[in-house]
């Protein structure tokens, strides 16, 4: 570093869900029953491996939607896997590391990790500092060569040596820098240089192996425009938008809006009279619809479900038999207190016990995690 597990056991008193008994008020009724709500006993069921971030996918629900294009996101070796995926498995390459063969060094070969791992010959940018130069190459020290240059040394003397100045080949050697125009040897030369060869690298062109990426022979080329696309950009493939506070259904009271009827309605305890007060063109009172608020009721949890075996496959996975029912609340329960055991600290009184709390639902990623176990 990975995997696994994520304190046990009791008694009090309480949250929530379902069931099933009795008990209390209520609506409906075709009086046969139906319906729901309170609160009661009884019984069963209640937080995670991440319930977390909400970073990717999807189901599932509204909303747009002829085809096509652009803009804009995301993806990027290859196969496979899956409902999908930016997941996962498996092979391929390139890095690091570090065993082993070796006297070492190259190189082989095995282990462990790790990669944004399409394109730098489509085009445009970028390469700080330092160096001579960061890509049309280039020359600072340096190397070698030369001059009717200068200055000194040593010689009788031709002449020789050293310095130092211009010209001029050179990129071996030193310097710089993440990176320096292939790498190592040998030849070759005045120094040098793929300049020439050998291996190595690289390009390329057949041919073999692989389903591919790719790898392996064999020849040919003497060497080519370094790096960076996690810089716009190209290519190439994917994406309609918005979320369960999606949404569907039921429906008060008050205020609007539409239709019908309509000259009366309404208080003043129950009548009668009588007053008041709304109204009869602006329409009071009735009763019908219709949108919509508050409440309610579904969406809601039996599922790409969970535990066990077998088959196939390297595996991811699929496929199949048995077994089982595992929260569904709603401003939001899973609780609070009191013992006993565990584990850790202790000054011996006692204290602590990790990360964490469901919100439609599901595969994953990533991020936290005391202790204990195992590799």
């Nucleotide at each position: 570093g990975g995997a696994a597990u994520g304190g046990g056991u009791g008694g009090u008193c309480g949250c929530u869900c379902g069931c099933g008994g009795g008990g209390c008020a209520g609506g409906c009724u075709u009086c046969g029953g139906c319906c729901g709500g309170c609160g009661u006993c009884g019984c069963g069921g209640g937080a995670g491996g991440a319930a977390a971030g909400u970073c990717c996918g999807g189901u599932c629900u509204c909303c747009a939607c002829a085809g096509g294009g652009c803009a804009g996101c995301a993806u990027g070796c290859c196969g496979g896997c899956u409902a999908a995926c930016g997941g996962c498995c498996g092979g391929g390459g390139g890095g690091a590391u570090u065993c082993g063969c070796u006297c070492a060094a190259a190189g082989c070969g095995g282990g462990u990790u790790u990669c944004a791992c399409g394109g730098a010959a489509a085009g445009u940018g970028c390469c700080a500092c330092a160096g001579a130069a960061a890509a049309u190459a280039u020359a600072c020290c340096g190397c070698c060569g030369g001059g009717c240059g200068c200055g000194g040394g040593c010689g009788u003397g031709a002449g020789u040596c050293c310095g130092u100045u211009c010209c001029g080949g050179u990129a071996a050697g030193g310097g710089u820098g993440a990176a320096a125009a292939g790498g190592u040897g040998c030849g070759g030369u005045a120094a040098g240089a793929g300049c020439g060869c050998a291996c190595c690298g690289c390009g390329g062109a057949c041919g073999g192996a692989g389903c591919a990426a790719u790898u392996c022979g064999u020849c040919c080329g003497g060497c080519a425009g370094g790096g960076c696309a996690a810089a716009c950009c190209c290519c190439a493939u994917g994406c309609g938008g918005a979320g369960c506070a999606a949404g569907a259904c039921c429906a008060a009271a008050u205020a609007g809006g539409g239709g019908a009827g309509g000259a009366g309605g309404a208080g003043c305890g129950g009548c009668c009279c009588g007053c008041u007060c709304c109204g009869u063109u602006c329409g009071a009172c009735u009763u019908c619809c219709g949108g919509g608020u508050a409440g309610g009721u579904c969406g809601c949890u039996a599922g790409a479900g969970c535990c066990u075996g077998g088959c196939a496959g390297u595996a991811a996975u699929g496929c199949u038999g048995g077994g089982c029912c595992c929260a569904g609340a709603g401003g939001a329960a899973u609780g609070a207190c009191c013992g006993c055991c565990g584990c850790c600290c202790u000054u011996c009184g006692g204290g602590g016990u990790a990360c964490a709390g469901a919100a439609a639902c599901c595969g994953g990623c990533u991020u936290a995690u005391a202790g204990u176990u195992u590799c």

RNAcentral holds the sequence, with entries from MGnify. This is a predicted structure of a 375-nucleotide RNA (Bacterial RNase P class A) from a soil metagenome. The coordinates come from a structure-prediction model, not an experiment, and the mean pLDDT is 79.